[in-house]
RNA sequence: AUGAUGAGACCGGGAGAGAUCUCUUAAGGAGGCGCCGAAGGGGAAGAAACUCUCAGGCAGAAGGACCGGUUUCGGACA
Numbered sequence: 001a002u003g004a005u006g007a008g009a010c011c012g013g014g015a016g017a018g019a020u021c022u023c024u025u026a027a028g029g030a031g032g033c034g035c036c037g038a039a040g041g042g043g044a045a046g047a048a049a050c051u052c053u054c055a056g057g058c059a060g061a062a063g064g065a066c067c068g069g070u071u072u073c074g075g076a077c078a
Stems, first nucleotide, its partner, number of pairs: 006073008018033001020032005034058003040054001041052003
């Protein structure tokens, strides 16, 4: 002094599904029915964006797999 794989942080983008019904008092809380699959979790020789829907979610907010950028750790390699 180059700075790979990997991990973290920040910023941006980011889908789907009832502003359903009942009680109460509203988008809060509880319960019922209907649905979603992109946090997480489970499943099959293995893996998955497949599948299940436990959790989570179904106005907005929050969250959100994944993608891009910046940066930090680290140090493969040159």
Record summary
This is a predicted structure of a 78-nucleotide RNA (Glycine riboswitch aptamer). The sequence was found by an Rfam model in a public genome assembly. Its mean pLDDT, the model's own confidence on a scale to 100, is 79. The model forms 90% of the base pairs in the Rfam consensus.